[in-house]
Molecule: Bacterial RNase P class A
Organism: Candidatus Zixiibacteriota bacterium
RNA sequence: GAAGUAGGAGAAACAGUCGCGCUUUAGAUGUAGCAUGUAAAGUGAGGAAAGUCCGAGCUCCGGAGAAUCAAGGCGCCCGGUAACACCGGGGCGGAGUGAUCCGACGGAAAGUGCCACAGAAACGAUACCGCUCCGCAGCAGCGGAGUAAGGGUGAAAACGUGGUGUAAGAGACCACGGCUGUUGCCAGAGAUGGUGACAGUGGGCAAACCCCGCCUGGAGCAAAGCCAAAUAGAGGAAAAGGGGUUGAUUCGCCCCACUAUGAUUCCUGGGUGGGCUGCACAGAGCUGCCGGGUAACCGGUAUGCCAAGAUAAAUGACUGUUGGCUCGUUGUGAAACGAGUACAGAACUCGGCUUAUUGCCUGCUUCCCUC
Numbered sequence: 001g002a003a004g005u006a007g008g009a010g011a012a013a014c015a016g017u018c019g020c021g022c023u024u025u026a027g028a029u030g031u032a033g034c035a036u037g038u039a040a041a042g043u044g045a046g047g048a049a050a051g052u053c054c055g056a057g058c059u060c061c062g063g064a065g066a067a068u069c070a071a072g073g074c075g076c077c078c079g080g081u082a083a084c085a086c087c088g089g090g091g092c093g094g095a096g097u098g099a100u101c102c103g104a105c106g107g108a109a110a111g112u113g114c115c116a117c118a119g120a121a122a123c124g125a126u127a128c129c130g131c132u133c134c135g136c137a138g139c140a141g142c143g144g145a146g147u148a149a150g151g152g153u154g155a156a157a158a159c160g161u162g163g164u165g166u167a168a169g170a171g172a173c174c175a176c177g178g179c180u181g182u183u184g185c186c187a188g189a190g191a192u193g194g195u196g197a198c199a200g201u202g203g204g205c206a207a208a209c210c211c212c213g214c215c216u217g218g219a220g221c222a223a224a225g226c227c228a229a230a231u232a233g234a235g236g237a238a239a240a241g242g243g244g245u246u247g248a249u250u251c252g253c254c255c256c257a258c259u260a261u262g263a264u265u266c267c268u269g270g271g272u273g274g275g276c277u278g279c280a281c282a283g284a285g286c287u288g289c290c291g292g293g294u295a296a297c298c299g300g301u302a303u304g305c306c307a308a309g310a311u312a313a314a315u316g317a318c319u320g321u322u323g324g325c326u327c328g329u330u331g332u333g334a335a336a337c338g339a340g341u342a343c344a345g346a347a348c349u350c351g352g353c354u355u356a357u358u359g360c361c362u363g364c365u366u367c368c369c370u371c
Base pairs, nucleotide, nucleotide: 001367002366003365004364005363006362007361008360010358012322013321014320015319016318017317018316020044021043022042023041024040025039026038028036029035030034046343050354051353053352054351055350056349057348058220059219060218061217065251066250067249068248069247071216072215073214074213075212076090077089078088079087080086091105092103093102094101095100106211107210111209112208113205114204115203128151129150130147131146132145133144134143135142136141159177160176161175162174163173164172178201179200180199181198182197183196184195185194186193187192224277225276226275227274234268235267236266237265238264241256242255243254244253285305286304287302288301289300290299291298292297324341325340326339327338328337329336330335
């Protein structure tokens, strides 16, 4: 100097003019509920507010019962957390020269299924070329038997190397190894690792169906409440048991009805489509300091801090000055001048993940050059 990798903080500041929303105080007007104007003070969009992919707080379903099946989710170990498919640390496997990064990471020896094309053959594996022996035959062929060491195809084809043996070969046998499973001992909290013995030894795929283990009421702020007003105490059909918030069954409990003055269900049609709360978001909250822990995080402490709340949707526009970064020009240099400055916008709240984008700072790795 170049490239890479991991992390951190930020996203301008001040002033003026005009235009919006909210809170508090004062007072006025209208009003059904409640709303609107005036004055003063204060205040008003992010690190992702995005995606709606997870988890919760909160609200409702009378209590939200028990069991089974279905359905859905998760899947190595140990911690963290309100919880999570998240975070931290580790194990195993993989990518990379490396710093580092990724993992849908229980089971293929319960069963079923798939592996295109090529190839003889891809789970009841097989013999294309080849090798050996016998017969026919007599110049390169035919038939039979044996074979899976050599060659070919493929991502993958009877575990590898060396030998004995054989007509030629082969775990057929021997030695040393590899892989899988079971098991003893050692280390570890554990996943696992090391080592010995025994058994087996053609693969892969469960992000295929499936098996095993664990977990799970449902719906969601368009949740749910309150106030006022208005309407058609409308019309029709079925009906004896019906209803109780994923579906089915059983048990239990509760509500309503029971021979029709009918619980309940379905269809047609009508009224209200106004205002307020939920929503000043005070919390699993933020910040500083101390302690514990490898870390995620936990505990303690403080006369500490906490004013966006719209509803067709406010938080804006213009001007001036200053500042940071990038690029260009001039200049020996200091510096001066000019241009540009991203992604993007709350809608109940919070903890995560993922995606978009702008430059800056710091640690580490590799390569090149010079000393």